[in-house]
Molecule: Bacterial RNase P class A
Organism: Syntrophomonadaceae bacterium
RNA sequence: CGAGUAAACAAGACGGUUGCGGGAAGAAAACCGCAAGGUUCUUCUCGAGGAAAGUCCGAGCUCCGCAGGGCAGGGUGCUGGGUAACACCCAGUAAGGGUGACCUUAAGGAAAGUGCCACAGAAAAUAUACCGCCCGGAGGCAACUUCGGGUAAGGAUGCAACGGUGCGGUAAGAGCGCACCAGGGAUCGGGAGACCGGUUCGCUAGGUAAACCCCACCCGGAGCAAAACCAAAUAGGGGGAGGACGAAGUUGCCCGCUGACUCCCCGGGUUAGGUUGCUUGAGAUGACAGGCAACUGGCAUCCAAGAUAGAUGACCGUUGCUUCUGUGGGUUUAUUACGACCCCGGAAGAACAGAACUCGGCUUAUUAGUUUGCUCGGAUC
Numbered sequence: 001c002g003a004g005u006a007a008a009c010a011a012g013a014c015g016g017u018u019g020c021g022g023g024a025a026g027a028a029a030a031c032c033g034c035a036a037g038g039u040u041c042u043u044c045u046c047g048a049g050g051a052a053a054g055u056c057c058g059a060g061c062u063c064c065g066c067a068g069g070g071c072a073g074g075g076u077g078c079u080g081g082g083u084a085a086c087a088c089c090c091a092g093u094a095a096g097g098g099u100g101a102c103c104u105u106a107a108g109g110a111a112a113g114u115g116c117c118a119c120a121g122a123a124a125a126u127a128u129a130c131c132g133c134c135c136g137g138a139g140g141c142a143a144c145u146u147c148g149g150g151u152a153a154g155g156a157u158g159c160a161a162c163g164g165u166g167c168g169g170u171a172a173g174a175g176c177g178c179a180c181c182a183g184g185g186a187u188c189g190g191g192a193g194a195c196c197g198g199u200u201c202g203c204u205a206g207g208u209a210a211a212c213c214c215c216a217c218c219c220g221g222a223g224c225a226a227a228a229c230c231a232a233a234u235a236g237g238g239g240g241a242g243g244a245c246g247a248a249g250u251u252g253c254c255c256g257c258u259g260a261c262u263c264c265c266c267g268g269g270u271u272a273g274g275u276u277g278c279u280u281g282a283g284a285u286g287a288c289a290g291g292c293a294a295c296u297g298g299c300a301u302c303c304a305a306g307a308u309a310g311a312u313g314a315c316c317g318u319u320g321c322u323u324c325u326g327u328g329g330g331u332u333u334a335u336u337a338c339g340a341c342c343c344c345g346g347a348a349g350a351a352c353a354g355a356a357c358u359c360g361g362c363u364u365a366u367u368a369g370u371u372u373g374c375u376c377g378g379a380u381c
Base pairs, nucleotide, nucleotide: 001377002376003375004374005373006372007371008370009369010367012319013318014317015316016315017314018313020047021046022045023044024043025042026041030039031038032037049352053363054362056361057360058359059358060357061223062222063221064220068255069254070253071252073219074218075217076216077215078092079091080090081089082088093107094105095104096103097102108214109213113212114211115208116207117206130155131154132151133150134149135148136147137146138145139144163181164180165179166178167177168176182204183203184201185200186199187198188197189196190195227276228275229274230273237266238265239264240263241262242261248258249257283302284301285300286299288297289296290295321349322348323347324346325345326344328343329342330341331340332339
């Protein structure tokens, strides 16, 4: 200097004028509304994000006389830790990718059972002999043909063919024996554990569970359009079905529990009313302590939007950052070179994108950007 990899920061700043919404203090008693309630003025103060997006997970919160038990159903799936909890995060292990820094994971079980592996191939798992090799008999001048027995090392087919490579051995072969390796069993050691290592045994039983299934652990339901209060109005109307032989009871079925209403049709009234929920939180920041880390603890300081047809805007000035540019100036250098840096002038640029009860995550979109650690390569000293 270039190329990578991992993590972090930022999302312009200041001032002026003016327009909106919240809060505090003060003033007024005017206006709107049947009412509940709401509006107006002055001063001060606060007012979109790292993802506010997706609605994919987890919760807080609200409601439901079962939220109790079981089945069904759903979720997770290596080990340990963190957390309110999680499918998240951290640290490890295994397998795979990369020269490496690092990255990825649908990472429990295939001798519990049932399926599937097209085509090709003789044969696709209690799975084999098409070509071939060897021995014996018969025929034949020979090539070769045929019958019987042995074989799975060689060849073919296929993603995959009853462990792999090599040597010995054999009639020809074969873990038949041996060496090394892989898997599996036994055993010893290390580790909290996943797992790792040693010794030993010729034991060698395909793949697939992002197929059904088995195993372990976890799971009430619905959701802020949840819900609570206030105001106003009405016809506590008519008909039908079911109901103590049990209505209804927040996924489905059953048991249990409670125990009186439920549904359908016709007709009538009010209404898209007002207020709360609505922002003090598993909160933020700082340093200290513990921990490899995620994170935890106490101490100190702070209160940073709350709209409801939906606010947080618009204009002006100065300036910062990035890129390009100039017969401009300067530094470094042997040099009016190149490169790098600084100053002056000119031009351009700034992405993705808008809260709606709140929070912890994940995923997706994105930049004129900035900083740091590590890896690989090149050059110079």